Source information: A computed fold for a 120-nucleotide RNA from Leptolinea tardivitalis, annotated as SAM riboswitch aptamer (S box leader). The coordinates come from a structure-prediction model, not an experiment, and the mean pLDDT is 84. RNAcentral holds the sequence, with entries from Rfam and Ribocentre.
RNA sequence: CUCUUAUCCAGAGAGGUGGAGGGACCGGCCCGAUGAUACCUCGGCAACCUGGCAAAACUGAUAUGUGGAUCAGCGAUGCUCAGGUGCCAAUUCCGGCAGAGAAAUUCUGGGAGAUGAGAG
Numbered sequence: 001c002u003c004u005u006a007u008c009c010a011g012a013g014a015g016g017u018g019g020a021g022g023g024a025c026c027g028g029c030c031c032g033a034u035g036a037u038a039c040c041u042c043g044g045c046a047a048c049c050u051g052g053c054a055a056a057a058c059u060g061a062u063a064u065g066u067g068g069a070u071c072a073g074c075g076a077u078g079c080u081c082a083g084g085u086g087c088c089a090a091u092u093c094c095g096g097c098a099g100a101g102a103a104a105u106u107c108u109g110g111g112a113g114a115u116g117a118g119a120g
Base pairs, nucleotide, nucleotide: 001120002119003118004117005116006115007114008113013042014041015040016039017038021031022030023029025096026095027094028093043088044087045086048084049083050082051081052079053078054077058073059072060071061070062069092112097109098108099107100106
């Protein structure tokens, strides 16, 4: 960089460096010298991947008079303990293409983009 696949209306900021644009692109609308974007440190959110712990259901074994019990396997799911990412203005800030509807608002799907996992 390309392909496949899942998710994207929830959530989570302080300090320092630095000094002008930034929010991917285009249009809009916002953020920004009361210092944004970016970078660093610390903190946090989340639960995609790996491991750990707990564990419903199911399966098997054992003993047992029944209810049921114990152990093992597997494991929905949960915890967020460790590791790998990611994220911490605004729904991916909104729209861009197509369809429905319409005075307007709107709705559905897609495209583009971002992130994870897998493959090349």